[in-house]
C1' cells in the first nucleotide's frame, strides 16, 4: 500500500432498566453488553424515520361541509443502513 488472528495493549456500546430534554423521529447522563478494525470525525450524496403545511393533484370515506392515506414543500432525526472524503492503534497468515 492493502488485509484482518480465538494474537497482545487499549476503544467504543446494541437491546433493555433509570433520570433528564425534546410534539416527535431522536438525544443527553447512568447502569447494562449484542455486537465493532474505523461503532473514529463530517448529516456532503442515496436510504429510512419524524414533525409540520402555502398551493397542488391523487385515493378512499361522506348527503355535504369535511377528514383520513400515501405523494409533494419545509424543517428536522438517523454515520450501530449504505457511499464518499479526511484522520487513526495493533501486526499473524496470504
Nucleotide at each position: 500500500u492493502a488485509c484482518g488472528a480465538c494474537a497482545a495493549a487499549g476503544g467504543c456500546a446494541a437491546a433493555c432498566c433509570c433520570u433528564g430534554a425534546g410534539u416527535g423521529a431522536u438525544c443527553a447522563g447512568g447502569g447494562g453488553g449484542c455486537g465493532c478494525a474505523a461503532a473514529g470525525u463530517a448529516a456532503a450524496g442515496g436510504g429510512u424515520c419524524u414533525u409540520u403545511c402555502a398551493g397542488g393533484a391523487u385515493a378512499c370515506a361522506a348527503g355535504g361541509a369535511u377528514g383520513u392515506g400515501g405523494c409533494g414543500u419545509a424543517a428536522g432525526a438517523u454515520u450501530g443502513c449504505c457511499u464518499u472524503a479526511c484522520u487513526g492503534c495493533c501486526g499473524a497468515a496470504g
Overview
The prediction has a mean pLDDT of 77. A computed fold for a 94-nucleotide RNA from Candidatus Brocadia, annotated as c-di-GMP-I-GGC riboswitch aptamer. The source organism's lineage runs through Bacteria, Planctomycetota, Candidatus Brocadiia, Candidatus Brocadiales and Candidatus Brocadiaceae. The RNAcentral record of the sequence draws on Ribocentre.